[in-house]
RNA sequence: AUUGUUCGCGCGGGGCGCCCCCGGAAGUUGUCCAACGACCUCCUGGAAGCUGAGAUGCACCCGUGGAACCUGAUCCGGUUCGUACCGGCGUAGGGAUCGCGGACCAUCACUUCC
Numbered sequence: 001a002u003u004g005u006u007c008g009c010g011c012g013g014g015g016c017g018c019c020c021c022c023g024g025a026a027g028u029u030g031u032c033c034a035a036c037g038a039c040c041u042c043c044u045g046g047a048a049g050c051u052g053a054g055a056u057g058c059a060c061c062c063g064u065g066g067a068a069c070c071u072g073a074u075c076c077g078g079u080u081c082g083u084a085c086c087g088g089c090g091u092a093g094g095g096a097u098c099g100c101g102g103a104c105c106a107u108c109a110c111u112u113c114c
Stems, first nucleotide, its partner, number of pairs: 001107002004104007011063004016057001017050002021046002023043003030039003069094003075088004
């Protein structure tokens, strides 16, 4: 000096679902009801539970050597109480230009000595 590993800091990218109860909202265009109201729908509202690194966290994961994450996809096959699990799709199409510093390994160059 270069490459690599690892740690820290900075910058950038990403996702937040299922089930149940409560509360709130929207309400008649839907269902039940004579009506009240209930169901359905919505909530980055609350509480218990499931999976997961992470389910809104001063967190977690990922940054081109890129399956973090998105699209296809309300996908396909197996399996399950299950959106949990396994495989396919997938050599698919996209995806964040990363930067600085410390430690260590390897290689190369130079200097000194034998």